[in-house]
Molecule: Bacterial RNase P class A
Organism: Caulobacterales bacterium
RNA sequence: UCAGUCGGUUGGGCGACCGCUCGCACACCGGCCGAAAGGCUGUGCGGGAGGAAAGUCCGGGCUCCACAUGAACAUGACGGCGGGUAACGCCCGCCCGGGGAAACCCGAGGGAUAGCGCCACAGAGAACAGUCCGCCGAUGGUCCCGCAAGGGACACAGUCCUGCAGGGGACACAGGCAAGGGUGAAACGGUGGGGUAAAAGCCCACCGCGCGACCCGCAAGGGAAGCGGCACGGCAAGCCCCGUCAGGAGCAAGACCGAAUAGGACCGCCGGUGCGGCUGCAAAGCCAAGCCAGCCCGUUCAUGGGCUUGAGCGGUCGGGUAGGUUGCGAGAACCGGGCAGCAAUGCACGGUCCAGAGGAAUGGUCGCACACGCCCGUUGCGAGACGGGCCGGACAAAACCCGGCUUAUAGACCGGCUGACGCU
Numbered sequence: 001u002c003a004g005u006c007g008g009u010u011g012g013g014c015g016a017c018c019g020c021u022c023g024c025a026c027a028c029c030g031g032c033c034g035a036a037a038g039g040c041u042g043u044g045c046g047g048g049a050g051g052a053a054a055g056u057c058c059g060g061g062c063u064c065c066a067c068a069u070g071a072a073c074a075u076g077a078c079g080g081c082g083g084g085u086a087a088c089g090c091c092c093g094c095c096c097g098g099g100g101a102a103a104c105c106c107g108a109g110g111g112a113u114a115g116c117g118c119c120a121c122a123g124a125g126a127a128c129a130g131u132c133c134g135c136c137g138a139u140g141g142u143c144c145c146g147c148a149a150g151g152g153a154c155a156c157a158g159u160c161c162u163g164c165a166g167g168g169g170a171c172a173c174a175g176g177c178a179a180g181g182g183u184g185a186a187a188c189g190g191u192g193g194g195g196u197a198a199a200a201g202c203c204c205a206c207c208g209c210g211c212g213a214c215c216c217g218c219a220a221g222g223g224a225a226g227c228g229g230c231a232c233g234g235c236a237a238g239c240c241c242c243g244u245c246a247g248g249a250g251c252a253a254g255a256c257c258g259a260a261u262a263g264g265a266c267c268g269c270c271g272g273u274g275c276g277g278c279u280g281c282a283a284a285g286c287c288a289a290g291c292c293a294g295c296c297c298g299u300u301c302a303u304g305g306g307c308u309u310g311a312g313c314g315g316u317c318g319g320g321u322a323g324g325u326u327g328c329g330a331g332a333a334c335c336g337g338g339c340a341g342c343a344a345u346g347c348a349c350g351g352u353c354c355a356g357a358g359g360a361a362u363g364g365u366c367g368c369a370c371a372c373g374c375c376c377g378u379u380g381c382g383a384g385a386c387g388g389g390c391c392g393g394a395c396a397a398a399a400c401c402c403g404g405c406u407u408a409u410a411g412a413c414c415g416g417c418u419g420a421c422g423c424u
Stems, first nucleotide, its partner, number of pairs: 001420010013368006020048007030041004050395001054406002057404005062250004075246005080094005095109001096107004110241002115239002117235003131178001132181002134177003139174002141171005150162005189207006208230001209228003214223003254326004264317006270310001271292003276287004293308005331353001333352004338347003370393001373390007
């Protein structure tokens, strides 16, 4: 310098003007409200999104409900070992398996002799396997050659015919094989030798596999003398088995204050006078004409009608609703250096205060410069450099709060490591 790999930081800058929201202070001169204090408006000062605020997938805090303890069952999640943590399914370190030349990356990484199930397509056969092509055909079978014995014919010395066993050959029928070919992700160990009719862990050597004394390690696990003798295919992100963990709902949780109206409970009131009558020994109770008073029939006057124990009026209390306040911002907080630790992280010290709305503020306009992108010109072999112009800022936005994970993200910057090349 180039190629690669891993990790970290940042997530637009400066200025002017106009707004929004929260807090604090001031003021009541002006506008609105209020009896006032004061509130809104106003003025000034200060704070005002994110690394993911997102998905709501895990784990907690907090709150209410449920709950004697333990166990079992069901459901869900998780699953190498050790450590970290408030906790975790997260993080760190390590082990094993896989990938890469390496740095490094990936792995839901317990159990397949507890049981059940599945293994597409292709292929003959996919799990106590199978024979499509193929090899053999020892053994059994069929056929041929040839024939000691045996049998038969004749012209009987002999010749000819037939022919069991044994011998030779052919077929590939029964049967044997699982070597070779072929299919497949996977075909019941691999290579070589012996062996055989052909073969085969049938036998042997090495490798692989299983068990494994002993050694190392906290452990997962690693190494390994020796033994066994080829069986025991794969899938558990299929059911399942084993182990571990888990009570439910969520800030619309919950707490406090609390109208109007309508329910609820309790208490009180129901005009004055009173002819006459009834009951009663009486006290008293009941019915009740007339007059006055009040209310209603929209208003005024007159007249008339109705009502004054009625779904009547008044008061007190209580629960709930609207609404308001709180929960709600000093915490598993952030920054700095130190110590312990390989690290995750922990400990102590010093410093800082950093959004709290409640249908939801954090915005808009303009100017300047800088990235990114595009175009033109000059120059250069090229990469590029210089000048000019245009465009114009990634993903996305709190809603009780934290720790994680996952997903989205233009561009800029920094560092560790690996490899190659060059120079010293």